[in-house]
RNA sequence: UCUGCAGAUCAGGGGGCCGCCGGGUCUCCUUGGAGACCGGGAGGAACGUCCGGACACCGCAGAGCAGCGUGCUAGGUAACGCCUAGGCGGGGAAACCCGACGGCAGAGCGCCACAGAAAACAGACCGCCCGACCUCGGUCGGGUAAGGGUGAAACGGUGCGGUAAGAGCGCACCAGCGGCUCCGGUGACGGAGUCGGCUCGGCAAGCCCCACGCGGUGCAACGCCAAACAGGGACGAUGAGGCUGCUCGCCGAGUCCCGGGUAGGCGGCUCGAGCGGCCUGGUGACAGGUCGCCUAGAUAGAUGGCUCCCCUCGACAGAAUCCGGCGUAUCGAUCUGCACCCUCG
Numbered sequence: 001u002c003u004g005c006a007g008a009u010c011a012g013g014g015g016g017c018c019g020c021c022g023g024g025u026c027u028c029c030u031u032g033g034a035g036a037c038c039g040g041g042a043g044g045a046a047c048g049u050c051c052g053g054a055c056a057c058c059g060c061a062g063a064g065c066a067g068c069g070u071g072c073u074a075g076g077u078a079a080c081g082c083c084u085a086g087g088c089g090g091g092g093a094a095a096c097c098c099g100a101c102g103g104c105a106g107a108g109c110g111c112c113a114c115a116g117a118a119a120a121c122a123g124a125c126c127g128c129c130c131g132a133c134c135u136c137g138g139u140c141g142g143g144u145a146a147g148g149g150u151g152a153a154a155c156g157g158u159g160c161g162g163u164a165a166g167a168g169c170g171c172a173c174c175a176g177c178g179g180c181u182c183c184g185g186u187g188a189c190g191g192a193g194u195c196g197g198c199u200c201g202g203c204a205a206g207c208c209c210c211a212c213g214c215g216g217u218g219c220a221a222c223g224c225c226a227a228a229c230a231g232g233g234a235c236g237a238u239g240a241g242g243c244u245g246c247u248c249g250c251c252g253a254g255u256c257c258c259g260g261g262u263a264g265g266c267g268g269c270u271c272g273a274g275c276g277g278c279c280u281g282g283u284g285a286c287a288g289g290u291c292g293c294c295u296a297g298a299u300a301g302a303u304g305g306c307u308c309c310c311c312u313c314g315a316c317a318g319a320a321u322c323c324g325g326c327g328u329a330u331c332g333a334u335c336u337g338c339a340c341c342c343u344c345g
Stems, first nucleotide, its partner, number of pairs: 003339008012310007020041002023038007043316001047327002050325005055218004067214005072086005087101001088099004102209002108207002110203003125148002127144008156174006175199001177196008222267004231258005241251003274293008311314001
């Protein structure tokens, strides 16, 4: 270099004209609007709505049961099914990647297709050995599990001894499991020694057991203001009320109040577990400090249309309460670190 591994960043660029959403300043007119100018206006996933929280309302003395979820260990976090580091298992030559990874499945129950004699408790299809019988090829009785065959899986493996044939039946080594002791580690776990019986199948992504967590509904939450019509009440031709602050005058049958709250309007609504730089602690996730920044907020729902130039010709896709994750989609480009079986120099 090729090939590969891990992480990070960007997501066509620039200009003109006309619009759309929201903000600030100024001016004009009576509330309320109109106009001018200035600056802002989608994403890394805004997506799926899968998980966790904030917030809001409802429910709730406390505890337990049921149900649901999570599931190696230690840490991070507001929290998590997320992240980090480590352990164990698996893959790769390596960088590195993947993991429903609690329970020796020795609490109990259950299941193990097909094949096979037999699928968990022993049992024996072929075979091997012994004995009896007999028509000399088999039958019957007993022993055996080394060999064959089936299967995803068959009751340890190899060797020697042993035997009628065999068998952990005995022994040596190995593998595996369990008990105990010691050592390292916060822990998961790892290492060493010793003893045991010889050996015990798998499945908890079946019930179950154990530990921990969990009230419900979601911004169409929720709160405020409040027409018209209907309802209730008070007063009123012995004149309510209006012109009109008072007296007179004129008109004159309605006037006023109340509650709930519809239409409608406003808030919630975007300054926040925020973003960026630096420093400190930590292997890291992350935390603390300090300086700087303000970054959409619609409500039938804005971010568009026309046009010019350049290039490597441009993917997936668009907010709707907010935030932390995960998952999925994505033309491509750039940067950093790492590995070295193979290609080239």